RNA sequence: GGCAUGGCUAAAACAUGCAAGUCGAACGCGAACGUUACUUCGGUAACUAUUAGAGUGGCGAACGGGCGAGGAAUACGUUUCUAACGUGCCCCAGGGUCGGGGAUAGCUCACCGAAAGGUGUGGUAAUACCCGAUGACCCAGCGCAAUCGCAUGGUUGUGUUGGCAAAGGCUUGCUGCCCUGGGAUCGGGAAACGCGCUAUCAGCUUGUUGGUGGGGUAACGGCCUACCAAGGCUAAGACGGCUAGCGGGUGUGAGAGCAUGACCCGCCGCAUCGGGACUGAGACACUGCCCGGACUCCUACGGGAGGCCGCAGUAACGAAUCUUCCGCAAUGCGCGAAAGCGUGACGGAGCAAUGCCGCGUGCAGGAUGAAGCCCCUCGGGGUGUAAACUGCUGUCAGGGAAUAGGAAUUUUGACCAACCCCAAAGGAAGGACCGGCUAACUUCGUGCCAGCAGCCGCGGUAAUACGAAGGGUCCAAGCGUUAAUCGGAAUCACUGGGCUUAAAGCGUGCGCAGGCGGACUGGUAAGUACCUUGUGAAAUCCCACGGCUCAACCGUGGAACUGCAGGGUAUACUGCCAGUCUUGAGGCCAGUAGGGGUCGUCGGAACUGUAGGUGUAGCGGUGAAAUGCGUAGAUAUCUACAGGAACGCCAAAGGUGAAGACAGACGACUGGGCUGGUUCUGACGCUCAUGCACGAAAGCGUGGGGAGCAAACAGGAUUAGAUACCCUGGUAGUCCACGCCGUAAACGAUGUGUACUAGAUCUCGGAGGUUCUGACACCAUCGGGAUCGAAGCAAAAGUGUUAAGUACACCGCCUGGGGAGUACGGUCGCAAGGCUAAAACUCAAAGGAAUUGACGGGGGCUCACACAAGCGGUGGAGCAUGUGGCUUAAUUCGAAGCAACGCGAAGAACCUUAUCCUGGGUUUGACAUGUACGGAUGCCCUUCCUGAAAGGGAAGUAAGCUGCCCUCGUGGUGAAACGUACACAGGUGCUGCAUGGCUGUCGUCAGCUCGUGCUGUGAAGUGUUGGGUUAAGUCCCUUAACGAGCGAAACCCCUGUCGUUAGUUACCAGCGCGCCUUCGGGUGGCGGGGACUCUAACGAGACUGCCGGUGUCAAACCGGAGGAAGGCGGGGAUGACGUCAAGUCCUCAUGGCCUUUAUGCCCAGGGCUGCACACGUGCUACAAUGGCGCGCACAAAGCGAAGCAAUACCGCGAGGUGGAGCAAAUCGCAUAAAACGUGCCCCAGUUCGGAUCGUAGUCUGCAACUCGACUACGUGAAGGUGGAAUCGCUAGUAAUCGCGUAUCAGCAACGACGCGGUGAUACGUUCCUGAGCCUUGUACACACCGCCCGUCAAGUCAUGGAAGCCGGGAGUGCCCGAAGUGGCUGCGAUUCAGCAGUCCCUACGGCA
Repeated sequence: GGCAUGGCUAAAACAUGCAAGUCGAACGCGAACGUUACUUCGGUAACUAUUAGAGUGGCGAACGGGCGAGGAAUACGUUUCUAACGUGCCCCAGGGUCGGGGAUAGCUCACCGAAAGGUGUGGUAAUACCCGAUGACCCAGCGCAAUCGCAUGGUUGUGUUGGCAAAGGCUUGCUGCCCUGGGAUCGGGAAACGCGCUAUCAGCUUGUUGGUGGGGUAACGGCCUACCAAGGCUAAGACGGCUAGCGGGUGUGAGAGCAUGACCCGCCGCAUCGGGACUGAGACACUGCCCGGACUCCUACGGGAGGCCGCAGUAACGAAUCUUCCGCAAUGCGCGAAAGCGUGACGGAGCAAUGCCGCGUGCAGGAUGAAGCCCCUCGGGGUGUAAACUGCUGUCAGGGAAUAGGAAUUUUGACCAACCCCAAAGGAAGGACCGGCUAACUUCGUGCCAGCAGCCGCGGUAAUACGAAGGGUCCAAGCGUUAAUCGGAAUCACUGGGCUUAAAGCGUGCGCAGGCGGACUGGUAAGUACCUUGUGAAAUCCCACGGCUCAACCGUGGAACUGCAGGGUAUACUGCCAGUCUUGAGGCCAGUAGGGGUCGUCGGAACUGUAGGUGUAGCGGUGAAAUGCGUAGAUAUCUACAGGAACGCCAAAGGUGAAGACAGACGACUGGGCUGGUUCUGACGCUCAUGCACGAAAGCGUGGGGAGCAAACAGGAUUAGAUACCCUGGUAGUCCACGCCGUAAACGAUGUGUACUAGAUCUCGGAGGUUCUGACACCAUCGGGAUCGAAGCAAAAGUGUUAAGUACACCGCCUGGGGAGUACGGUCGCAAGGCUAAAACUCAAAGGAAUUGACGGGGGCUCACACAAGCGGUGGAGCAUGUGGCUUAAUUCGAAGCAACGCGAAGAACCUUAUCCUGGGUUUGACAUGUACGGAUGCCCUUCCUGAAAGGGAAGUAAGCUGCCCUCGUGGUGAAACGUACACAGGUGCUGCAUGGCUGUCGUCAGCUCGUGCUGUGAAGUGUUGGGUUAAGUCCCUUAACGAGCGAAACCCCUGUCGUUAGUUACCAGCGCGCCUUCGGGUGGCGGGGACUCUAACGAGACUGCCGGUGUCAAACCGGAGGAAGGCGGGGAUGACGUCAAGUCCUCAUGGCCUUUAUGCCCAGGGCUGCACACGUGCUACAAUGGCGCGCACAAAGCGAAGCAAUACCGCGAGGUGGAGCAAAUCGCAUAAAACGUGCCCCAGUUCGGAUCGUAGUCUGCAACUCGACUACGUGAAGGUGGAAUCGCUAGUAAUCGCGUAUCAGCAACGACGCGGUGAUACGUUCCUGAGCCUUGUACACACCGCCCGUCAAGUCAUGGAAGCCGGGAGUGCCCGAAGUGGCUGCGAUUCAGCAGUCCCUACGGCA
C1' cells in the first nucleotide's frame, strides 16, 4: 500500500440528527417575499404562480436494514405431496367502460383546552362513496355426456334457475379502470427421514384419540363447538428438567470423526414486556392503531408524549470492538407518463498491525581485519565486510505537472487513480528464545535469597535453567503471552481398545422382548450391486483460463456436493413366503454311577447332667500362675438313667450339584447326568436387557430346643496400660419349624454356547474288541476330574483340547488415584442394611508382573573368645591420664557409637604454642624471586645508654670474609649483603560437603568381577547354583557353560631341627701355661682349638610323600609310622570390588573465598595444668598363693660421644667428687624380678594400703611461684574384692614378674613400643552379638535408624447438613376481568354505519 474484518458482555437504558416517500397526466383550494403598473397614498391590479403549502384520493409503507431473546419442534435441512390453497404490481388472450345520486376533508366563521388536540355552523371537488342497467359456465343450486386418476374424486363439453362490474386523465394516441381465463413470481399447508444432554424425569394425556352434525378459513384439520365412543403416546425413551436459532458452510484431521455456526447467502423468530384486532393482494405490522404493566419526559395537575436489537453517537457493562463523515456519481428499490424526488440499502472515505497478501528500510566494492565492547591458556579470538571510505540506483513517503480509467448511449465523479518530471541513502527494525524436548554458549552478579518454570525440573559460593552483558538461533512490521478448538490420544477404540493378577465377568440359574441362527429347492426383490433420470440454490473447497504490474482479492467455465427421490436390470448372499431333509436340539427303549434334594425311622462312640457304689485330698489350668471345683467328698473309677448336637475308620489327586453346598444306617417320594440302540419329531436352536427363582455365614421375627462350643459380659493372669492374645466361667447364637435378609477373597479373582488346533501320564463312570472260557492284561472309544507339556498367546507370572490358542454369536462390565461404592434422590427391607449412584475439592501419581539389593522378633547350612567352660579385669576406693561440662581475659585447635576419649601429643615450666588472652613493637616484612635507584656502604667482633624483652640509639676495632671479566690498575661489571621504592611475600584464616595424598572401619571376612557363549522383550540371569570338602569362590564331581582377572594360598621376614662355610670382641671339650685354691676344683687371662654354644650367610627339611580306614575309582577327612616339626608348624608383613559425602585444608600438596600498618612478623607475662561434677583408659591396692628382713640363682632385647660411665671415696638416700674403659659380641648402662631357702607378722584398717600434708634435701635447667622429677624423716586418707552392667583372652596364650628403647636439658611414663622369666581352662552350638552362602516374604531402595496409620492446636478453604429466612422458574384450583373479535337484545335509520346493554373467551393483577 491492497483486500477483508471490527460490541462475542446488558434482547440493559438512550440526548441529538438522519434512516419512506412519491404522484398536479386523479381532485378542489392556494399564499408570501420581490418586481411592474395605477393610486384618492388607505390601497388595488398583474407577474411571481401549472409556485410553496396543507388537505381529499392512488400506490408504496408487509421490501430493504438490524438482532438471536425465545423456541428441542408449529423451527431448520433433504425428498415428496397440495385432486385441500392464495397471489397487488408484471406478461398473454377475450370482453366491457351505460345512466344517475348524495355527501365530506380542505376552506370560512364561532368556541373549548397549558398543550396534545377537539366541537359546532356554512358551503365544495374527484380515478373518494352510493344506486340502477348490461354481462360471460364468473359464482351458487339442479341435471346430462365424454375422459382421466392413488381413495375422497379431478378435468372438459353442455342444459337450466338465481346473483354480481366499471373512472377517468392528458400533449389524440397514449395511459388508466372493470369482468373472465391463462402465465410468471412470491407465499400458505401436509408427510417421511434427519437434527443436543439427562432415566438420580417411567409413566403421560380429557379437546385428550377417533367419529357424526355445525361453525370457521384462501385452504385440509379438534382449528372451534355440541353429541357419541374410550381411546392416543411410551424403553426405538413418551412426559418432565437443562441447554441451544437451523442450514449452506468454517477450523482441524490421512480418513472416519471431533469442535463450531463471526463476516457472506437461504430459512425461522423477535422489535420496551404481555394481550388484541383493524386496514390491506399481503401484517396480527421495527420507525401503524387499541388496552394493560414497567420505565423516561412535558404539564397550568385537569391531562398528554415516547420506544436506536436501522446509521452515526452517549453513558453503562466489560479483558475487549470504529466516524454524531461524504454522496446518491455507480448498483438496486419506492412513486411518477416523464423530467425527477426519496433512499444511513448502497457506493466511498475515516479509525484499529484485528487478519491475509505484496513492497521497502538500499546495491556493489572495501582489511596491517580501525575504535568500542566481550572472552582469553595473555599467545590470541569474537562482533566482522559489519562500520568508516569510494562508486551506483531511486521502490515508498515528499514536491510539481498532467489528465487515461472507474462512465455504459447524451448528461452526471462523493471517492480512487495510471503515465511524466525534481530532489536525496537520505525519513523507515523490532520481538522472542539459547538445560532436554527444541535451532542457538560464554563471562559476571546472586547464593534454596532474588527469581524461573509448558513437562521434566533449575537456584543452598565455580548456575550454558535466576538477573545482566557479549555472542548466537528463529521469525520479521511484526514478535511473544493468555484464552479456546482440533490433532498427536488406538486416552470412548465404527474405521480402531480391553476385562486371571494392572480399571473391568452380574454369586448362580430359568427365561419374555431383542440380537444371532443347520442342509436342499422354488418364488419375491425389502436389503445389496450396476445403469439411468430429477434434485442436491448461489457463494465456499478443488481444477483450468482470465482481470488488477505480482499476490491476497475478483471474474468466467468445469468438476464436486460422498445425500435424497423416481425408473430399469441382476439374484450370489441376507431378509420374507412356500415346500423338503437330518447332522443341531428334543423324545423313546435298555442299562448304569453318585455325601444331588425333601420327609421319616433307627443306631453306636464321645460329652454333660442326675441317682447310687468304691475311694481320698486334691483336681483343673498355664510359659509360669491364679480365678474356678473339692472333706456338704471333687478329680479318678463302676452301674443305671436322661438330654442335645455331631456322625470316627471307609476317605481319596475320589463322587454329585447351576451355584451356595452335600457324608452314620435304612425306607418313602423326587431332580439331573452318563453309556448303548437298524427307534420317533423335524431347526423345535444359542444368548439374554427388564423380570422370576435359588443363594454360605452372620443378623431379624414367631414358637420350640439347648449337651458341647461360644460374640457380649464377669473374674484371673500378662502388661507401662491390655477394653487383646492365655486361663476359669458364661448369655445371645449355633439346632428344629415357618417367615425375612440377599450379602462374601459368593474365587478358577477366568460369563454362556458352538467349532477347530501335538501329545504323555494318573483317576472316576460306561459300553466294545483280542483269547476256547475267564480274573487280569492289552487295544481302540464316549463322558467327568487332575498333573506335565508342543505350537500359539501373554507385560510377565503363566496358560496350553477343562485355553488365557484360533474364530463366530449374545449378554455383563472398564476408562488415572483419592473423595466413594460415599452424599442426595428413588426403590426394596421389621430393622440392620441392600440395589442404583454423583459432584465440589485434591494429588502427579495410584497400580501390575518381574529384576537386583537391603531387611525380617522367616527357614536351612556354616563360621568367629559370639555364647558356653574358665582365668583375670573394668564398674566401688585413692591417684595418673584423656574427654564432656562448668569456670575464665584466655582456659588454642582437631577427633564423637563400635571405628572420639594414655587419640594428633615418641615429652606444654620459657621455647614448643597456633592472635588462646593481656600488653609492647614492626610494615617489602622472620622467608623467596624480580625491577629501579643509592653509595662501597656490608658481614663479623667489642663496648656503652634505654627498655620487661623485642626493639631503638650511639661508639669502636680493623684480625677474618666478599663473585665474575680483563689490557692485572683501587680498571670494568654489580653477584652477595645493606637501605629506599614497587611488584609481591606471609596466614596453624574458612571450606575434608570443591580436592590429591595418607589413614580408620566392615575384615585377613571370602568374597568381588570380566571376556566369549547361552537364556530372557528387558532389568538381569547363567558362570559364582547343586552334591561333597576346606581356614578359604580351597579342591573335586555334576553342569549351557568355557575360560580369565582382583582377592585366598604361595612367593618375603622372624622363629623351631640339621648340614656346609667362616671364626673376633663370642665359645672352651680335649692338650699345655699362668693366676687363685678350702686341693675337690675354679678362672678363656694366655698358647692354642674349630669340637660344642653362639654369631651370620648359604643350603636341607614337610609334600597328605608312606600305611590302614571312610569316601563317588574323586577332592578330602580320620587314625598311624617315621620325624626337631604333620596336615596352614608358630608369629609378622601383606588388606579384593566397595561402604561410611568416615577422618585429616593443624604433616604435606591444592581450587575457590577472606585478610594485607594485619587474620602477617617479633617480644614479655599469662593460659593450654584452672574444678561442684560426669564418663573413658590405666596404675596402686584392699592383703597370708601375702607383707617385711636376710640369704641366693637364672634372661632376652636394646642404648651409649653435647654420650654410657666402672673401680674408688663422700652422703641414710636422691646424689656428689672423680674419671679407668668404650663409637661397643671387647667398655659401660646392668644388681634382672617373680622364683627358691629361711625368719618374723597371725587376719587387724594391721608390719595391709599408700593418698594427703609438713619439714629437710638432690638433680636438670637462664629460670622449678603458677607448673618438674626424685630422696630422707614424719604424717598415714579412702579402701575389707566392688550394684545394674560390661571388657580381654584358646598356648608358651591368659595371668603374673621384671628389663630396655624412642621422645627428652629435665620430667608429670602408671602411657606407647619392644624383650625375655614363671606359666592355666574349653562339654558344645540351644541362646546373645557379628559375619558368609542358599532360599522365602516385602507396600523398603537415603534401603528397618526404612516405610507408614490414626487422633490432636491455631488459622484457612471446598462440599454437605441446619430452626428458618429470601429470591427465581414451572404447574393446578379459585376470584377479578382491560382492549378486542364473535354471538344475542334494544335503539337507530334509505343502505353501510353507529350507539347502549349483555354473554363466551381472555392479558395484567390477586388468593391458596

The RNA shown here (small-subunit ribosomal RNA) has 1408 nucleotides and comes from an uncultured organism. The sequence is in RNAcentral, with records from ENA and SILVA. Rfam family: Bacterial small subunit ribosomal RNA. The prediction has a mean pLDDT of 81.